A computed fold for a 677-nucleotide part of an RNA from Singulisphaera sp. GP187, annotated as large-subunit ribosomal RNA, domain II. Rfam family: Bacterial large subunit ribosomal RNA. Its mean pLDDT, the model's own confidence on a scale to 100, is 84. The source organism's lineage runs through Bacteria, Pseudomonadati, Planctomycetota, Isosphaeraceae and Singulisphaera.
[in-house]
Context: one part of a larger RNA
RNA sequence: GCUGGCGAGUUAUUCUCUAUGGCAAGGCUAAGUCGUUCCGCGACGGAGCCGAAGGGAAACCGAGUCUGACAAGGGCGAAUAGUCAUAGGGGAUAGGCGCGAAACCGGUUGAUCUACCCAUGGGCAGGUUGAAGGUGGGGUAAAACCCGCUGGAGGACCGAAGCCGUGAACGUUGAAAAGUUCUGGCAUGACCUGUGGGGAGGGCUUAAAGUGCAAUCAUAACCGGAGAUAUCUCGUUCUCCCCGAAACAGUUUUUGGACUGGCCUCGGGGGUCAAUGCAUGGGGGUAGAGCUACUGAAUGGACUUGGGGGUCUACCCGACUACCCGGUCCAAUCAAACUCCGAAUACCAUGUAUUUUGCCCCGGGAGUAAGUCUGCGAGGGAUAAUCUUCGCAGUCAAAAGGGAAACAACCCAGACCAUCGGAUAAGGUCCCUAAUCAAACCUAAGUUCUUAAGGUAGUCAGAUUGCUGUGACAGCCAGGAUGUUGGCUUAGAAGCAGCCACCAUUUAAAAAGUGCGUAACAGCUUACUGGUCGAGGAAUCUGGCGCCGAUAAUUAUCGGGAAUCAAGGUUUGUACCGAAUCCGUGGCAGCAGAAAUGCUGGGUAGGGGAGCGUCGCUGUCAGCGUUGAAGGGGUUCCGCGAGGGACUCUGGAGCGACAGCAAGUGAAUAUGCCAGC
Numbered sequence: 001g002c003u004g005g006c007g008a009g010u011u012a013u014u015c016u017c018u019a020u021g022g023c024a025a026g027g028c029u030a031a032g033u034c035g036u037u038c039c040g041c042g043a044c045g046g047a048g049c050c051g052a053a054g055g056g057a058a059a060c061c062g063a064g065u066c067u068g069a070c071a072a073g074g075g076c077g078a079a080u081a082g083u084c085a086u087a088g089g090g091g092a093u094a095g096g097c098g099c100g101a102a103a104c105c106g107g108u109u110g111a112u113c114u115a116c117c118c119a120u121g122g123g124c125a126g127g128u129u130g131a132a133g134g135u136g137g138g139g140u141a142a143a144a145c146c147c148g149c150u151g152g153a154g155g156a157c158c159g160a161a162g163c164c165g166u167g168a169a170c171g172u173u174g175a176a177a178a179g180u181u182c183u184g185g186c187a188u189g190a191c192c193u194g195u196g197g198g199g200a201g202g203g204c205u206u207a208a209a210g211u212g213c214a215a216u217c218a219u220a221a222c223c224g225g226a227g228a229u230a231u232c233u234c235g236u237u238c239u240c241c242c243c244g245a246a247a248c249a250g251u252u253u254u255u256g257g258a259c260u261g262g263c264c265u266c267g268g269g270g271g272u273c274a275a276u277g278c279a280u281g282g283g284g285g286u287a288g289a290g291c292u293a294c295u296g297a298a299u300g301g302a303c304u305u306g307g308g309g310g311u312c313u314a315c316c317c318g319a320c321u322a323c324c325c326g327g328u329c330c331a332a333u334c335a336a337a338c339u340c341c342g343a344a345u346a347c348c349a350u351g352u353a354u355u356u357u358g359c360c361c362c363g364g365g366a367g368u369a370a371g372u373c374u375g376c377g378a379g380g381g382a383u384a385a386u387c388u389u390c391g392c393a394g395u396c397a398a399a400a401g402g403g404a405a406a407c408a409a410c411c412c413a414g415a416c417c418a419u420c421g422g423a424u425a426a427g428g429u430c431c432c433u434a435a436u437c438a439a440a441c442c443u444a445a446g447u448u449c450u451u452a453a454g455g456u457a458g459u460c461a462g463a464u465u466g467c468u469g470u471g472a473c474a475g476c477c478a479g480g481a482u483g484u485u486g487g488c489u490u491a492g493a494a495g496c497a498g499c500c501a502c503c504a505u506u507u508a509a510a511a512a513g514u515g516c517g518u519a520a521c522a523g524c525u526u527a528c529u530g531g532u533c534g535a536g537g538a539a540u541c542u543g544g545c546g547c548c549g550a551u552a553a554u555u556a557u558c559g560g561g562a563a564u565c566a567a568g569g570u571u572u573g574u575a576c577c578g579a580a581u582c583c584g585u586g587g588c589a590g591c592a593g594a595a596a597u598g599c600u601g602g603g604u605a606g607g608g609g610a611g612c613g614u615c616g617c618u619g620u621c622a623g624c625g626u627u628g629a630a631g632g633g634g635u636u637c638c639g640c641g642a643g644g645g646a647c648u649c650u651g652g653a654g655c656g657a658c659a660g661c662a663a664g665u666g667a668a669u670a671u672g673c674c675a676g677c
Base pairs, nucleotide, nucleotide: 001677002676003675004674005673006672011094012093013092014091015090016089017088018087019086020085021084022083023082026050027049028048032044033043034042035041054061055060064076065075066074067073097235098234100232104225105224106223107222108221109220116198117197118196119195120194121193122192123191124189126158127157128156129154133150134149135148136147137146138145162186163185164184167182168181169180170179201217203213204212238611239610240609241608242607243606248261249260250259251258252257262368263367264365265364266363267362268361269360270359273358274355275354276353277352278351279350280349281348282347288341289339290338295335296334297333299331300330301329302328303327304326306325307324308323309321310320311319312318371396373394374393375392376391377390378389379388380387401412402411403410416587417586418585419584421583422582423581427577428576429575430561431560432559437573438572439571440570441569442568448563454548455547456546458545459544460543461542462541463540464539465538467536475532476531477530478529479528481505482504483503486500487499488498511526515524516523588601589600590599591598592597612666614663616661617660618659619658620657621656623655624654631650632649633648634647635646636645637644638643
């Protein structure tokens, strides 16, 4: 892991509600006793309980009573239905649907492991070093001191046994629930070790690590209290039918819990109660807008007999000011906590119409109180977030089907069942892949099939203003001069460093010079003019589709192939495809209804209804069975289903149907339990 078996709302008492039944202003017996065919029995038993009267703290009064000074007002009552039994829903008390803690307490058992202590024993190859002391000699006044020999100290040295466990590798379902190998530390000591003994769980022990106390330690193990408690997690077993939520509000040592309400369901009762459309009548201060209409904000300018500062003058009067604040005017603005104004919607009311009671009240049972994304209106954030908090709506949640390649929350659309019929939605119609053609225009970028500021003489369309057969625009040919090198400045300044002025002449035209250039000149060029050429040309603006901007890790691209008068884009028309939608045909069920018939049947939590099956018991079937029971294998039929029947093979002795009753009554999940593989 699979298979088989076991495995979770029970029982007692009590309260409440529903159904059914008995009796009814009453209803019922309990313990017990007697009887008996011994049973789910009969009789007795009225003790007691509930109800028939309440109000008050009570005395007490009583259909009233309490409060009160009250004949007032107000509170609670009265104007009748209960009670007993059985079954079921729910609550309470009990372990109370099942399994599950970590813990707490009590009593015992442990120091054969390990820590420390006590008593008594044992052990430490070999080698090295050479303290004190002693002694001989030297030395001294005597010492000190020096040398030799002797001596054999040490938590001394090296290193076996022994004890330990430094580093590394291996091992890691190990050979081993801590080891092996190599390497390493101590090895006469605070050394190692045998045997016996000591102290015990809030206690011991501890050269101290919260260490050790039998593979268990921030309080051992075992048994018991005990089915501790678990606002937590997991699991909770047959079928069909009807309805069908919530993830919100308030409160909470409350936020993953609970209580009350909201929303769901079931029962009883009520009444034009509810919903929608239209009409009419209302209040409002949002969007917008506005502001010499207030409160504030805020830009520029002008003015100012206002206040302050500064400079000048100072005796005063004063003058000036690119200083600060204010006031008036002009122009242009802004506001959630501004409003002279002011919608659409929404909301309230009345009338009317339509519709399948969709509404309200009382009672039984719930679940929910972690929501989610999308669009719209806002706050927070950064006009960030699959962000966060509200409001309005939708989806998912609890919704399958079609589309979006794939894709809870987007678009279309709400699946009772069957159907090899039809029409459509979104979205599509070259092939993959069901289905399309026609017309006009655009795009050349494979744009289509990723984004911005910004850029673009890509291309298409539109608009406006000049020029143009008295010849435009572009090109080519030619001219582009003179006073003059204007004056100043300057080393120089001659059209062209800079400053000032910018005249006049000859002309078809030609600047006291547009740009290069020179040290300065020179040189080239432009404006301007003529000729040549011969028809459009120049500039600006707007729009459509493109282009650049455009950088990521598999070749990884529009879903792919592929596509260019498209199979791309804009526009118009036309046909078709396309879903569990709608229609057709047949069928089942629910609700309403006298019927005809109509409507309805997605569904998690959850409520309600109807059934199937298992074990046992009672009664009936004068039931079935060796002419073959149960059980097992197979075929087939019936039932929406849980399931049930028939036939056949096997099997070899019991078993069923119907009506009831009573449950140890249904298994896929609990890292469930036991067994087998």